Predicted 3D model of a 265-nucleotide part of an RNA (large-subunit ribosomal RNA, domain VI) from a metagenome.
Context: one part of a larger RNA
RNA sequence: CGCAGAAUAUUUGAGGAGUGCUGUCCUUAGUACGAGAGGACCGGGAUGGACGCACCUCUGGUGCACCAGUUGUCACGCCAGUGGCACAGCUGGGCAGCUAUGUGCGGAACGGAUAAACGCUGAAAGCAUCUAAGCGUGAAGCCGCCUCCAAGAUAAGAUAUCCCAUAGCAUAAGCCAGUAAGACCCCUCAUGGACUAAGAGGUUGAUAGGCUGCAUGUGUAAGCGCGGUGACGCGUUUAGCUUGGCAGUACUAAUAGGUCGAGGG
Numbered sequence: 001c002g003c004a005g006a007a008u009a010u011u012u013g014a015g016g017a018g019u020g021c022u023g024u025c026c027u028u029a030g031u032a033c034g035a036g037a038g039g040a041c042c043g044g045g046a047u048g049g050a051c052g053c054a055c056c057u058c059u060g061g062u063g064c065a066c067c068a069g070u071u072g073u074c075a076c077g078c079c080a081g082u083g084g085c086a087c088a089g090c091u092g093g094g095c096a097g098c099u100a101u102g103u104g105c106g107g108a109a110c111g112g113a114u115a116a117a118c119g120c121u122g123a124a125a126g127c128a129u130c131u132a133a134g135c136g137u138g139a140a141g142c143c144g145c146c147u148c149c150a151a152g153a154u155a156a157g158a159u160a161u162c163c164c165a166u167a168g169c170a171u172a173a174g175c176c177a178g179u180a181a182g183a184c185c186c187c188u189c190a191u192g193g194a195c196u197a198a199g200a201g202g203u204u205g206a207u208a209g210g211c212u213g214c215a216u217g218u219g220u221a222a223g224c225g226c227g228g229u230g231a232c233g234c235g236u237u238u239a240g241c242u243u244g245g246c247a248g249u250a251c252u253a254a255u256a257g258g259u260c261g262a263g264g265g
Stems, first nucleotide, its partner, number of pairs: 001152001005163001007161005015149004021049007033038001051106005059100004066093005071086006110144003117137004164264001166177001168175002182260004186202004207253003210249005217241002223236005
């Protein structure tokens, strides 16, 4: 820009893409078969490998500053307590998130038309013949079924709902202006993200921050008291602190405002 008014939702599916693998064991059954040795088809069930998709409950990894320990040195006047630097100084753990080696699921089943092949009926050719007319069976393959995209599918589809039939110039399905439904700018964001987009919100508000509570992690803070000559230990104290987690709460910021957008052959 188009989809013969302007919108908001929900969709149909022409067409396209994806998937498509396979082992072992049990049973049928030590049956059929076979002198024996051996040993099935068909059918039913279980469990794996590789591959793919999704996810983070579990098991782990990471988790650049969440907690603790600790070395050297410097600083905060000193003690105590802290902070800076040394690869994040080193070490032990670890929330969310991300993740695989972790978890869940998938290939299937079924239908249609067939290939090779196997048949029925059957002439040409009194017989025979699956074929010439006609009718079947038949594959991991083909077309569906399954998953995803999809109306720029210009043949531009469908359904539901909303907005309404103003002014000026003009008499052309014309131009232009202000509006409606609605949308955007702008702002707060993040289950989104290179930018954009999609999404959650904008006071009729829990969108983000803060605060409060809970959860989680670390592992018992500081100060004080007691014991010990002391290093240190014990008590207060399962404390103190706690990063993107979960709730609650308008305290702070989403204020105010602007723009676009129909008049329907």

Rfam family: Bacterial large subunit ribosomal RNA. Its family is annotated with ribosome and structural constituent of ribosome in the Gene Ontology. The full RNA is in RNAcentral, with records from SILVA.